The RNA shown here (transfer RNA) has 76 nucleotides and comes from a Thermoplasmata archaeon. The sequence was found in a public genome assembly.

[in-house]
RNA sequence: GGGCCCGUAGCUCAGUCCGGCCUAGAGCGACCGGCUCAUAACCGGUCGAUCGACGGUUCAAAUCCGUCCGGGCCCA
Numbered sequence: 001g002g003g004c005c006c007g008u009a010g011c012u013c014a015g016u017c018c019g020g021c022c023u024a025g026a027g028c029g030a031c032c033g034g035c036u037c038a039u040a041a042c043c044g045g046u047c048g049a050u051c052g053a054c055g056g057u058u059c060a061a062a063u064c065c066g067u068c069c070g071g072g073c074c075c076a
Base pairs, nucleotide, nucleotide: 001075002074003073004072005071006070007069010028011027012026013025020059029047030046031045032044033043034042052068053067054066055065056064
């Protein structure tokens, strides 16, 4: 230098392909409560996201297009 993949909650991921049924979800976590003599486990609730950044297309973008940033793999 070239090709491909990844970036979504504190962590691990789904959703992206084919735009709308998602005013964005799960597990773990933290906090509060229940249960218990008590702790763990279990049950309930709450908290938590500029969907990497910017721009474009569209009535509508996490999702499509472009550029850039960061990370990984391969080739040279």